[in-house]
This is a predicted structure of an 84-nucleotide RNA (c-di-GMP-I riboswitch aptamer) from Peribacillus deserti. Lineage of the source: Bacteria > Bacillati > Bacilli > Caryophanales > Peribacillus.
This record gives sequence, structure tokens and C1' cells, in this order.
RNA sequence: GUUUGAGAAAAGCAAACCUAUUGAAAGGUAGGGACGCAAAACCACAGAUCUAAAGCAAAAUGCCAGGAUGGCUGGGUUGCCGCG
Repeated sequence: GUUUGAGAAAAGCAAACCUAUUGAAAGGUAGGGACGCAAAACCACAGAUCUAAAGCAAAAUGCCAGGAUGGCUGGGUUGCCGCG
């Protein structure tokens, strides 16, 4: 440097749920908590999914992302440890 991930070690993240807070919602943030994770680190670029305040149409209501999800997939960037 490359390939790769062991019932190894060190370090790390933290689902559901609860509390507080924020937001129109989806969701976010903080604390508790661990289902899991070798990129469960970073980037909404492509796809997918969620929401629909404003806007548009409207009888009910429907459509719509510039709002979200990186712990949905692909891509890009960076990176710990170690058998080979």
C1' cells in the first nucleotide's frame, strides 16, 4: 500500500421505550436506556421512504419539498484495531 473482518483487545456509537425541549407535521436536540453497529463517522449527489405548514385545486379532500430519514440502498470523503 492492498485485500479482508476472528466468539481477540482497546476505544466508540446507541434502536425501542421514558423524561424534558423544539417543530404545523415528519422529525430534531439533551438526559436516561441498549436492539444492534467496522464505518450505526461525515456529505441529501442519485434512487427510495416519511411529513404537508405555506401554496395550488376543492364538497369531502387531493396535489406538492424548498421540510425530514445517512440505523433504507447506491455514490463520494475520511478513519480505529487486528488474524491473514